[in-house]
RNA sequence: CGAGUCGGCCAGACGGUUGCUCGAACUUUCGAGUUCGGGAGGAAAGUCCGAGCUGCGCAGGGCAGGGUGCUGGAUAACGUCCAGUGGGGGCGACCCUAAGGAAAGUACCACAGAAAACAAACCGCCCGCGAAAGCGGGUAAGGAUGAAACGGUGCGGUAAGAGCGCACCAGAAGUUCGGUGACGGACUUGCUUGGCAAACCCCACCCGCAGCAAGACCAAAUAGGGGAAGGAUGACGCGGCCCGCCGACUUCCCGGGUUGGUCGCUUGAGGCGGCGGGCAACCGCCGCCCUAGAUAAAUAGCCGUCCACGACAGAACUCGGCUUAUGGCUGACUCGUAUA
RNA sequence: GGCCCCAUAGUUCAAGGGAUAGAACGGAAGUUUCCUAAACUUUAAAUCCAGGUUCGAGUCCUGGUGGGGCUACCU
Numbered sequence: 001c002g003a004g005u006c007g008g009c010c011a012g013a014c015g016g017u018u019g020c021u022c023g024a025a026c027u028u029u030c031g032a033g034u035u036c037g038g039g040a041g042g043a044a045a046g047u048c049c050g051a052g053c054u055g056c057g058c059a060g061g062g063c064a065g066g067g068u069g070c071u072g073g074a075u076a077a078c079g080u081c082c083a084g085u086g087g088g089g090g091c092g093a094c095c096c097u098a099a100g101g102a103a104a105g106u107a108c109c110a111c112a113g114a115a116a117a118c119a120a121a122c123c124g125c126c127c128g129c130g131a132a133a134g135c136g137g138g139u140a141a142g143g144a145u146g147a148a149a150c151g152g153u154g155c156g157g158u159a160a161g162a163g164c165g166c167a168c169c170a171g172a173a174g175u176u177c178g179g180u181g182a183c184g185g186a187c188u189u190g191c192u193u194g195g196c197a198a199a200c201c202c203c204a205c206c207c208g209c210a211g212c213a214a215g216a217c218c219a220a221a222u223a224g225g226g227g228a229a230g231g232a233u234g235a236c237g238c239g240g241c242c243c244g245c246c247g248a249c250u251u252c253c254c255g256g257g258u259u260g261g262u263c264g265c266u267u268g269a270g271g272c273g274g275c276g277g278g279c280a281a282c283c284g285c286c287g288c289c290c291u292a293g294a295u296a297a298a299u300a301g302c303c304g305u306c307c308a309c310g311a312c313a314g315a316a317c318u319c320g321g322c323u324u325a326u327g328g329c330u331g332a333c334u335c336g337u338a339u340a
Numbered sequence: 341g342g343c344c345c346c347a348u349a350g351u352u353c354a355a356g357g358g359a360u361a362g363a364a365c366g367g368a369a370g371u372u373u374c375c376u377a378a379a380c381u382u383u384a385a386a387u388c389c390a391g392g393u394u395c396g397a398g399u400c401c402u403g404g405u406g407g408g409g410c411u412a413c414c415u
Stems, first nucleotide, its partner, number of pairs: 001336010012306007020039008041312001045323002048321005053211004057245002060243004065207005070084005085099001086097004100202002105200002108195002122143002124139006151169006170192002172189007215263004225254006237246001255415004270289008307310001341411007350365004358395001367383005388404005
């Protein structure tokens, strides 16, 4: 210098001015005004997971259904994170991994091929019979097909062959050692068993349903009306179904009225700093800080100076994650080339 | 704001994991006719995008993109 891998940080800056919104204090003719202070993000996004919170008459259980899926840990919880194990990719830094069970059972494996799973003989090889064609038997070593052919390579062995025997390699089972564990090492046994569970299924663990338009309260208004269905033989009432208690209304259609306010609402599994524990995720203690809360919905416009000339993008109950979009700065490391 | 659903030719729909993705209407060209229509023949045209599972994906799984629907209270 080029190519790359893994992290961290920032999100135009400063000043002036005009507005918007929230809070506090003061003033007020109750309409509002003045002063001071706060005012979007790393993803506020997608709404994909997990929780808090709130309601569903009381308290559970079962079936169905859904989710997760190597091991250990973290956490309020998770499909997230951390540390490892096995597998895969890369020369490497490093990255990816839905990774339980196919020896519980069922299904599927197109085309091709003799045969696609309790194996099986199309060609070939070998033995027997036969003049021959061919027939009977043995054989999975060779051919051919396929994504995949019942361990692989070699030597021996044999009529030809075959783990039939042996050596090495791959796997399985057993014993033993190490590890909390996933698993790894060593030894023994010829034991050799196809793939697929992001097909049904089995196993283990988890899950009630709904969502702040949840829900609570105040105020206002109307015709507390009409029709249909169900219901003390027990309806509706925890949201797919069933079971216990409670016990009188419930659902739909037609019609009528309102379109206001308050709370929920932002102090929270909160942030920053220090110390301690832990490889880490994270946890504990101490100190400091308060940092949007609107409801047609504010966070903006203009001017000046400077620079790298500003990407993706705008809160709507709140957190923890994931994913996606996106401009720049910077650190560590790897590979290549050149020079010392 | 919240909760659901869908995506295959231009349009409306098909397609048990095994393709050259099928049909109707529409489009284009031709035949017929003096011309047009009808009829007949031929033809073009698609799985929303990106990964993964699988020998093999329109179909199964994950993420994204686009479109559509429902959603206040009282009586």
Molecule: RNase P RNA; transfer RNA
Organism: Clostridia bacterium